[in-house]
Context: one part of a larger RNA
């Protein structure tokens, strides 16, 4: 040195656990904001670094209710203190809520710096008001006589923020046609607007086809079919016919849609009661096992020193309150909205939406130029004409049944079980990169209960260990369940 045994050391796999994730179901809500918001910054405790809560009245006030011994949030400490004169907690409602932020007095390099006017009075500060637009009222008012532009004042709106769904405009590109230009990707992504719990659409100037049907939306079939197409790649109905759900109003009044106030039904808070086990073995501990009981409108579930229907929250059921809010429904009071639709339908030019790439291209819109009748009238039935057949456009609303889930509740999973599952089970969008946009981890486990090792003794009043103790265990001692493997020793034994 090398092999073998045994024995530590290091590591943190593996096992088992869940505190958080993931997907879903029924329901709920579906906005928040000039009454200052989401979202910060600074502050706030006795002692306070993170969180979390709150706002100079700053882990909190106040008032009604509910509860009934403990209580001063993670938080474990000490102090000081509240609490049966009812505290902490729970619910509803209020009160306060600094600066920034739409941020709105001017500014301004967010969280800061300056003002003006009223008013108070403790004389230096408080309190209250002042942004911009847009309606409407009022009262001014040029050039200019009427007036009209403007200006002032009040009154009420608007802004900014939110995860998806809708709807407008706007509008790619990689792509795929095996290159590639019409063509597809796709009216997709992106931007812009705007609005709601949904939205949009909607009561035929529709289909049909010679029987007839009866508003819009969505589903499922007609169907990858008719067609469309460099007839390439590809795109692709509809007419029926079955579901879902159903609703029809209105232009001058008994109407509709919105809001306010009566009344009257209904649901809604924390909450409260809530059956039922005994013994003996093992064991540190019973819930295990044995052996006899009960309860069940309750054997859904979690905890308790192992695995509990009968220990404990609970569950089944029942029961309380009537605050506060919603929602119907009746009454009533404002309001809103509409004159039967002309610069329309229709036509040329140039687009564009329809499954339809201009085609034989009908229908819809409309950038431009034009342009009718007036129910004895007019649209439409894929050029167009003609007969027939139908249906009233150029004005208004309008639940359901359809889609989403920032979010709130409750269940529930042939999901994940810490390189998994969200990035984040831990101070996580934190630490830390980065001038910025922006990118972005690791890190979970003592024990059943700190009982968290009192005392001694080496050692530097160390660390770090030996005894003792405590536990069922400390080779469970804070780097703490289990502790592999790779690496590192020591110790025997064999060889060289």
């Nucleotide at each position: 040195a090398g092999c073998a045994u045994u024995u530590g050391g290091u590591g943190g796999a593996u096992g088992c656990c869940u505190a958080g994730g993931c997907g879903g179901u029924a329901a709920g809500a579906g906005g928040c904001g000039a009454u200052g918001a989401a979202g910060g910054a600074c502050g706030u405790g006795a002692u306070a670094c993170g969180c979390u809560g709150c706002g100079a009245u700053a882990a909190g006030c106040g008032u009604c209710g509910g509860g009934g011994a403990g209580g001063u949030g993670c938080g474990a400490a000490u102090a000081a203190c509240c609490u049966u004169u009812g505290a902490u907690c729970c619910g509803a409602c209020g009160a306060u809520u600094u600066c920034c932020g739409a941020a709105u007095g001017a500014g301004g390099a967010a969280a800061c710096u300056c003002g003006g006017c009223a008013c108070a009075u403790u004389u230096a500060u408080g309190u209250g008001u002042c942004a911009a637009c847009c309606u409407u009222a009022u009262c001014u008012g040029a050039a200019u006589a009427u007036a009209u532009a403007g200006g002032a004042u009040a009154a009420g709106g608007u802004g900014g923020c939110g995860a998806a769904c809708c709807c407008u405009g706007u509008g790619a590109a990689c792509u795929g046609a095996a290159a590639c230009a019409u063509c597809u990707a796709a009216g997709u992504a992106g931007c812009a607007g705007g609005a709601g719990g949904a939205a949009a659409g909607g009561a035929c100037a529709u289909c049909a086809a010679u029987u007839g049907a009866g508003a819009c939306u969505c589903c499922c079939c007609u169907a990858g079919u008719a067609g469309u197409g460099g007839c390439g790649a590809g795109c692709g109905a509809a007419c029926g016919g079955g579901g879902a759900c159903c609703a029809g109003g209105c232009c001058a009044a008994u109407g509709u849609c919105g809001u306010g106030u009566a009344u009257u039904u209904a649901a809604u808070a924390a909450c409260u009661g809530g059956a039922a086990u005994a013994a003996g073995c093992u064991g540190g501990a019973a819930a295990g096992c044995u052996u006899g009981a009960c309860c069940u409108u309750a054997g859904u579930g979690g905890g308790u020193g192992a695995u509990a229907g009968u220990c404990c929250c609970g569950u089944a059921c029942a029961g309380g309150u009537g605050u506060u809010u919603u929602a119907g429904a009746u009454a009533u009071a404002c309001u809103u909205c509409u004159u039967u639709g002309a610069g329309u339908a229709g036509g040329g030019c140039g687009g564009a939406a329809c499954a339809c790439g201009u085609g034989a291209a009908a229908u819809u819109c409309u950038g431009u130029c034009u342009g009718a009748a007036u129910a004895u009238g007019g649209g439409g039935g894929g050029a167009c004409c003609a007969c027939c057949c139908u249906c009233c456009a150029a004005g208004c609303c309008u639940a359901a049944g359809u889609a989403c889930u920032c979010c709130u509740u409750a269940c529930c999973g042939a999901c994940c079980a810490a390189u998994a599952g969200u990035g984040a089970a831990c101070a996580a969008g934190u630490a830390c990169c980065g001038u910025g946009a922006g990118g972005g981890a690791a890190a979970g486990g003592u024990g059943a209960a700190a009982a968290g090792c009192a005392c001694c003794c080496c050692g530097a009043c160390a660390a770090g260990g030996g005894g003792a103790g405590u536990g069922a265990a400390a080779c469970a001692g804070u780097u703490c369940c289990u502790g592999a493997a790779a690496c590192c020793g020591a110790a025997u034994g064999c060889u060289u």